[in-house]
Molecule: Glycine riboswitch aptamer
Organism: Bacillota bacterium
């Protein structure tokens, strides 16, 4: 069972934190010697966030001890992120799958 859980896909929602500083490169504009302006890319620095992923542990349980196990949106910030976009845990709806749990 007029189809549970789990998984996959689509749509919608979805927070936080500097579009900070320095260097280099690319093209454009103005004037002509080179300088200034903002844009993009790369590198470096400091500060910060926490909801991809990753790490950590309490009560409890097991055990003769010592140990083992032990959750998260907690915590650490390795990774990731700090304009917009993308991404994002999680939630809702739809479809696929699945076949009994919630």
């Nucleotide at each position: 069972a007029u189809g549970a859980a789990a998984g996959c896909g689509g749509c919608g929602g979805g927070a936080g934190a500097g579009u900070c500083c320095c260097c280099c490169g690319c093209g454009g504009c103005c004037g002509c010697g080179g300088c200034g302006c903002g844009g993009c890319g790369g590198g470096g620095g400091c500060g910060c966030c926490g909801a991809a992923g990753g790490g950590g542990c309490a009560a409890g349980g097991c055990c003769g001890a010592g140990g083992c196990u032990g959750a998260a949106a907690c915590u650490c910030u390795c990774a990731g992120g700090c304009a917009a976009a993308c991404g994002c845990a999680c939630c809702g709806c739809c479809g696929c799958c699945g076949g009994a749990c919630c």